The RNA shown here (transfer RNA) has 73 nucleotides and comes from an Anaerolineae bacterium. The coordinates come from a structure-prediction model, not an experiment, and the mean pLDDT is 82.

[in-house]
RNA sequence: GGGGGAUUAGCUCAGUUGGGAGAGCGCCGCCUUUGCACGGCGGAGGUCGCCGGUUCGACCCCGGUAUCCUCCA
Numbered sequence: 001g002g003g004g005g006a007u008u009a010g011c012u013c014a015g016u017u018g019g020g021a022g023a024g025c026g027c028c029g030c031c032u033u034u035g036c037a038c039g040g041c042g043g044a045g046g047u048c049g050c051c052g053g054u055u056c057g058a059c060c061c062c063g064g065u066a067u068c069c070u071c072c073a
Stems, first nucleotide, its partner, number of pairs: 001072007010025004019056001027043005049065005
């Protein structure tokens, strides 16, 4: 320098005809207990890496770019 992959909640990750942003764990509150844990119920938490484009509409399509992994040179 070139090819491929990854980037979504605090963490691990889903998200395919382009239209609802989600799960588990964690966190907070309530119930339960003498108290804790477990369990049950509820809740908060997101510029979907960044910039631009296409579209009525983009996590998703296109271009550029950043970081990480991997292969080739």
It matches the Rfam family "tRNA". It is annotated as a transfer RNA. The sequence is in RNAcentral, with records from ENA and MGnify. Lineage of the source: Bacteria > Bacillati > Chloroflexota > Anaerolineae.